[in-house]
RNA sequence: GCAAAGCCGUCGAAAGACGGUGACGCAGAGCUACGGGACUACGGCGACGCAAGUCGCUAGGUCCGCCGGGCCGCCA
Numbered sequence: 001g002c003a004a005a006g007c008c009g010u011c012g013a014a015a016g017a018c019g020g021u022g023a024c025g026c027a028g029a030g031c032u033a034c035g036g037g038a039c040u041a042c043g044g045c046g047a048c049g050c051a052a053g054u055c056g057c058u059a060g061g062u063c064c065g066c067c068g069g070g071c072c073g074c075c076a
Base pairs, nucleotide, nucleotide: 001026002025006021007020008019009018010017011016024065030071031070032069034068035067036066037063038062039061042060043058044057045056046055047054048053
């Protein structure tokens, strides 16, 4: 210097994000979804169903405080 979980508010279909509060941690807990990994499934596709709907699959979504890579980096 940053700020996990929890709580409050806002946004979002969700995952989650942002603000406040709060400190579990972090000497790159700065930036970047590039490789792996994890989460979600609005929409799409498929199955079942008379229908309402239910189930399955799927990132164009999310996570850099899961690991690796890349970029940049103040003072003592």
The prediction has a mean pLDDT of 87. The RNA shown here (c-di-GMP-I riboswitch aptamer) has 76 nucleotides and comes from a soil metagenome. Its Rfam family is "c-di-GMP-I riboswitch aptamer". Its family is annotated with cyclic-di-GMP binding in the Gene Ontology.